Lysine riboswitch aptamer from uncultured Sellimonas sp., 159 nucleotides, folded computationally. The sequence is in RNAcentral, with records from MGnify. The source organism's lineage runs through Bacteria, Clostridia, Lachnospirales, Lachnospiraceae and Sellimonas.
[in-house]
RNA sequence: UGAUAGAGGCGCGGUUUUCAUCAGUAUGUUUUGCUUCAGACGGACCAUCUGCAAAACAGAAAGGGGAAACUGCCGAAGACAGAUUUCGAGGCCGUGAGAAAGCUGUCUGGGCCGCUCGCAGAAUAUGCGGCGGACUGUCACGGAUGUGGAGUGCUAUCA
Repeated sequence: UGAUAGAGGCGCGGUUUUCAUCAGUAUGUUUUGCUUCAGACGGACCAUCUGCAAAACAGAAAGGGGAAACUGCCGAAGACAGAUUUCGAGGCCGUGAGAAAGCUGUCUGGGCCGCUCGCAGAAUAUGCGGCGGACUGUCACGGAUGUGGAGUGCUAUCA
């Protein structure tokens, strides 16, 4: 220098099943009242009982969360930014909110606790980020109590 294999521990992800929440919400049907050129925006104008409120009867889902099982792993993974591809809001043309996939670059060793902090979220759940705190693994320094660094690290084996 290269290859292989390992360690950190409430360790990090994924899939399936199930449970609660989402929510008596969205939505549908009926009745009544008001309303119309509506729908993310623009164009043309095709189709369609457009939109709002009240009452009654029905009534979800996705994402996120708990538990169990299986499974891939130890930059596991996460965040931010950039460009590329695909989808993209009744039908057509265009714009395009937003979503998904991998790629490139930068940062973070790890989990835990706290915050009238920020973002996402239906949420008081939870996740992510920022700041702070002690703890922990690792290496270096140190007479010692300790101090400091970062995973492109550390340990072991082989060449």
Description: Its mean pLDDT, the model's own confidence on a scale to 100, is 81. Rfam family: Lysine riboswitch aptamer. On this family, see Rodionov et al., Nucleic Acids Res 2003: "Regulation of lysine biosynthesis and transport genes in bacteria: yet another RNA riboswitch?".